[in-house]
RNA sequence: GAAGCUGGCCAGACAGUCGCCGCGUGCAGCAGCAGGCACGGGGAGGAAAGUCCGGGCUCCGCAGAGCAGGAUGCCGGCUAACGGCCGGACGCCGUGAGGCGAUGGAAAGUGCCACAGAAAAUAUACCGCCAGUUUGUUUCGGCAGCUGGUAAGGGUGAAAUGGCGAGGUAAGAGCUCACCGCGUUCGUGGCAACACGAAUGGCAGGGUAAACCCCAUCCGGAGCAAGACCAAGUAGGCAGGCAUUGGCGUUGCUCGCGUCGCCUGCGGGUAGGUCGCUUGAGCGUCAGGUAACGAAACGCCUAGAGGAAUGACUGUCCUAGACAGAACCCGGCUUAUCGGCUGACUUCUUCA
RNA sequence: GGAGGCAUAGUUCAGCGGUAGAAUACUUGCUCGACAAGCAAGGGGUCACUGGUUCGAUCCCAGUUGCCUCCACCA
Numbered sequence: 001g002a003a004g005c006u007g008g009c010c011a012g013a014c015a016g017u018c019g020c021c022g023c024g025u026g027c028a029g030c031a032g033c034a035g036g037c038a039c040g041g042g043g044a045g046g047a048a049a050g051u052c053c054g055g056g057c058u059c060c061g062c063a064g065a066g067c068a069g070g071a072u073g074c075c076g077g078c079u080a081a082c083g084g085c086c087g088g089a090c091g092c093c094g095u096g097a098g099g100c101g102a103u104g105g106a107a108a109g110u111g112c113c114a115c116a117g118a119a120a121a122u123a124u125a126c127c128g129c130c131a132g133u134u135u136g137u138u139u140c141g142g143c144a145g146c147u148g149g150u151a152a153g154g155g156u157g158a159a160a161u162g163g164c165g166a167g168g169u170a171a172g173a174g175c176u177c178a179c180c181g182c183g184u185u186c187g188u189g190g191c192a193a194c195a196c197g198a199a200u201g202g203c204a205g206g207g208u209a210a211a212c213c214c215c216a217u218c219c220g221g222a223g224c225a226a227g228a229c230c231a232a233g234u235a236g237g238c239a240g241g242c243a244u245u246g247g248c249g250u251u252g253c254u255c256g257c258g259u260c261g262c263c264u265g266c267g268g269g270u271a272g273g274u275c276g277c278u279u280g281a282g283c284g285u286c287a288g289g290u291a292a293c294g295a296a297a298c299g300c301c302u303a304g305a306g307g308a309a310u311g312a313c314u315g316u317c318c319u320a321g322a323c324a325g326a327a328c329c330c331g332g333c334u335u336a337u338c339g340g341c342u343g344a345c346u347u348c349u350u351c352a
Numbered sequence: 353g354g355a356g357g358c359a360u361a362g363u364u365c366a367g368c369g370g371u372a373g374a375a376u377a378c379u380u381g382c383u384c385g386a387c388a389a390g391c392a393a394g395g396g397g398u399c400a401c402u403g404g405u406u407c408g409a410u411c412c413c414a415g416u417u418g419c420c421u422c423c424a425c426c427a
Stems, first nucleotide, its partner, number of pairs: 001348004006343005012317007020043002023040005045323001049334002052332005057223004064255004069219005074088005089103001090101004104214002109212002111208003126154002128150006135144003162180002165177003181203001182201008227275004237266006246260004268426003282300004288293001318321001353423007362376004370407001378394005400416005
């Protein structure tokens, strides 16, 4: 210098004018709030999104037991918790930095494996190879048939019962041997996953668990339209259905506990206010820790609406501005995204 | 804002992981004097999209897109 890989950060900037939504102080006014004026200060995001996970919070006659159901799935750690994150192991890809992985069990059992193929799982034998033959035929070399052996070779398939080489054999075969793979046992290192080494077994026997299932761990349900309070107003109405070995109490079933009507449709009334509502598992510095994370202390305050605010115009500059707009809150994941800044690292080339 | 469901032929819907189907609509022919009905034949599919598991996906798993339904309070 070129190409690449990975982590973090920013999300047009500045000035002026006019507006919008909260908060604080003051004034006037009123003593009931709302509202008015002035000043000060604040006002979307890295994803506010999808609502896919987890938690807080709130209610369910406290959530008790069993079955069912769901989720997760190498090991260790972090955390309020997680399906998230960090570190490690193993497998695959890449020269490498590095990336990807739903990665427990197929020897608990059941199922499925279309077509093709002899055979798709208790193995089997189409062609072939080899041996025998009381058969037939012959150009006397054989060929065909039958009986038996075999699984080397061919063929089918996504997949064919360890691989490869040598010995062995009538031909062959873990039948035997070396190496590799695999299983079992032991030793060493490691918390562990696992790795390495030794001995031993002739192979234990296909794939599929994002098929049922088994094992381990976890899970009560619903959601701020949760829920609490105040005010106003109406007809505590009508119809249908179910009903005390019952109904309902927000999971399907059973038990337990509580309660005594419940469900559906029609009809009537209100479309007001307050709280929940933002100070929180918050952010920054920082001991510690490889890292995720994070004790104590100190410092900081950063939207809170309810037809729902954060906008419009003008000027200057540049690299010409992407995806996109909070609605109870938080930790993650996933998806969308023009570009820019920056740290670590890798490969190649050149120069010293 | 929250909860749930659906996507297969023009339309309405079926569909054990193994060649995508039915009804209706459409086209052609027959039938009829003509039309309808009837009969026979035929065409028509990005199984919403993108990945993954599997030998193989409409089906199983994950993500994306579009559409639909329900949920205020009082008695």